This is a predicted structure of a 74-nucleotide RNA (transfer RNA) from a soil metagenome. Its Rfam family is "tRNA". The family's RNA type in Rfam is transfer RNA.

[in-house]
RNA sequence: GCCCCGGUAGCUCAGUUGGCCAGAGCGGUCGCCUCGUAAGCGACAGGCCACCCGUUCGAUCCGGGUCCGGGGCU
Numbered sequence: 001g002c003c004c005c006g007g008u009a010g011c012u013c014a015g016u017u018g019g020c021c022a023g024a025g026c027g028g029u030c031g032c033c034u035c036g037u038a039a040g041c042g043a044c045a046g047g048c049c050a051c052c053c054g055u056u057c058g059a060u061c062c063g064g065g066u067c068c069g070g071g072g073c074u
Base pairs, nucleotide, nucleotide: 001073002072003071004070005069006068007067010026011025012024013023019057028044029043030042031041032040050066051065052064053063054062
């Protein structure tokens, strides 16, 4: 230098051939249960979907560029 994969909640990851409230598990907070703790059950909070530009009535999703991480080739 070229190619491929990835970046979505504190962590690990789904997701949608463009509209449907953006989700799960773990973690956190509160409550129920218990003599109490753990376990179990319920509820809640938490996201500018890496960043910029574009296409579109509408972008987490499509196109271009940039940054970061991983792998491969030379």